[in-house]
Context: one part of a larger RNA
RNA sequence: UGACGGGGGCCCGCACAAGCGGUGGAUUAUGUGGUUUAAUUCGAAGCAACGCGAAGAACCUUACCAGGGCUUGACAUCCUACUAACGAGAUAGAGAUAUGUUAGGUGCCCUUCGGGGAAAGUAGAGACAGGUGGUGCAUGGUUGUCGUCAGCUCGUGUCGUGAGAUGUUGGGUUAAGUCCCGCAACGAGCGCAACCCUUAUCGUUAGUUACCAUCAUCAAGUUGGGGACUCUAGCGAGACUGCCAGUGACAAGCUGGAGGAAGGCGGGGAUGACGUCAAAUCAUCAUGCCCCUUAUGACCUGGGCUACACACGUGCUACAAUGGAUGGUGCAGAGGGAAGCGAAGCCGCGAGGUGAAGCAAAACCCAUAAAACCAUUCUCAGUUCGGAUUGUAGUCUGCAACUCGACUACAUGAAGUUGGAAUCGCUAGUAAUCGCGAAUCAGCAUGUCGCGGUGAAUACGUUCUCGGGCCUUGUACA
Numbered sequence: 001u002g003a004c005g006g007g008g009g010c011c012c013g014c015a016c017a018a019g020c021g022g023u024g025g026a027u028u029a030u031g032u033g034g035u036u037u038a039a040u041u042c043g044a045a046g047c048a049a050c051g052c053g054a055a056g057a058a059c060c061u062u063a064c065c066a067g068g069g070c071u072u073g074a075c076a077u078c079c080u081a082c083u084a085a086c087g088a089g090a091u092a093g094a095g096a097u098a099u100g101u102u103a104g105g106u107g108c109c110c111u112u113c114g115g116g117g118a119a120a121g122u123a124g125a126g127a128c129a130g131g132u133g134g135u136g137c138a139u140g141g142u143u144g145u146c147g148u149c150a151g152c153u154c155g156u157g158u159c160g161u162g163a164g165a166u167g168u169u170g171g172g173u174u175a176a177g178u179c180c181c182g183c184a185a186c187g188a189g190c191g192c193a194a195c196c197c198u199u200a201u202c203g204u205u206a207g208u209u210a211c212c213a214u215c216a217u218c219a220a221g222u223u224g225g226g227g228a229c230u231c232u233a234g235c236g237a238g239a240c241u242g243c244c245a246g247u248g249a250c251a252a253g254c255u256g257g258a259g260g261a262a263g264g265c266g267g268g269g270a271u272g273a274c275g276u277c278a279a280a281u282c283a284u285c286a287u288g289c290c291c292c293u294u295a296u297g298a299c300c301u302g303g304g305c306u307a308c309a310c311a312c313g314u315g316c317u318a319c320a321a322u323g324g325a326u327g328g329u330g331c332a333g334a335g336g337g338a339a340g341c342g343a344a345g346c347c348g349c350g351a352g353g354u355g356a357a358g359c360a361a362a363a364c365c366c367a368u369a370a371a372a373c374c375a376u377u378c379u380c381a382g383u384u385c386g387g388a389u390u391g392u393a394g395u396c397u398g399c400a401a402c403u404c405g406a407c408u409a410c411a412u413g414a415a416g417u418u419g420g421a422a423u424c425g426c427u428a429g430u431a432a433u434c435g436c437g438a439a440u441c442a443g444c445a446u447g448u449c450g451c452g453g454u455g456a457a458u459a460c461g462u463u464c465u466c467g468g469g470c471c472u473u474g475u476a477c478a
Stems, first nucleotide, its partner, number of pairs: 001478002003475003007472007015462002019426005026317001028315006034308002042053002064303005070297001073128001077127002079124005086104001087102002090099003108117003130292002133290003139286002141281003144277001146275001151190006157166003170181003196269004201237007211226002215224002240263001243257005319419001323378007335366003340359002345354003385416001390411007432454007
């Protein structure tokens, strides 16, 4: 100087407390461990691994296993020889591939018309290719975490023999090393804040594909028309403790008030200092060294990654009346669409089929939002709750749904009556609850990322638990 303390002081955080809803019990989805297996590819491991890499394993992916076949190779450059390249069908085979046919096709640039060159294919020789093989404890890059915590340092000066100290401590204050005052310090840098995006209000410009108050028109903002309103998207305004009162040290600030759409950081996002964990990743990529080279490379078919006495994590659905069922009525936002979204109509109980209008989309389509509301019914039951499982019949995608897809109809109707010890999230348009969309994607979503609808309760307080910051103290630790 740090680190540590079941030392002290001050302060903060959904850290506790106060509340609301969960997990832990059930079924199921998914990940992991274990076990099994020819293989169940690999990685991730307290917080910070476990719906994680994977924004989507039927083949492919795929790295794993079995079998079949290849060896200058599936891919790149160089050399030699030959042939234009390319294309079509046949036979054998699980295919990779092998055999042989071809009456398709002779191109481009230069030319002394002999030929040469470029590109491509076949054969050959070796230099080499190739490796998702090892080492993340050799590395780059990227990322997680403490933590959006308020810290981490430097120059000069001063003090100390020195390591170092001071500044950065102290008194206040703040979300903040934020600001003020004081002070052997005076300044500065990286962080904080602001500048950026979005949301909340208004003005102005513009008015189509958006809008419709007034005037016509119509089934309909449909059409004429309008530029008011909504909205869209450019430019501006607006919030600064600016004003008032109190308080404070005449400071920084704090408390209350006015005006205001918004008030003291208005809400949200992006933004992550010096560093810590030999943290993660050699399987995104790059890369040193080591290793394989008729195999640890590469191709194909089939299988596996989907196994199942069990254990754990994260979710979905429920256990019902604040509910289930049937009928009717009403209101979003944000997205996506051309090898795409696909309307109306018709067929089917339905998944869906048919159909083809329109739309590169403020125009057309996906696309009926659902909870909600209004009626009727069920009357506390393992039920008209719950939907697992299973049977049959189908639909769709796709060469192909057996291993191993999703969905539909009918039938079947399991566990489950609110969950032990323990444990998690959340402070406001939040929790809870309700649906909608997108990426990936042929198909496949209870996951992820977004979007809006309805919309709470509680916070006395900081004694205690956990984590963190500052000062101080002890130490046999570095």
Predicted 3D model of a 478-nucleotide part of an RNA (small-subunit ribosomal RNA, 3' major domain) from an uncultured organism.
The RNAcentral record of the full RNA draws on ENA and SILVA.
The prediction has a mean pLDDT of 84.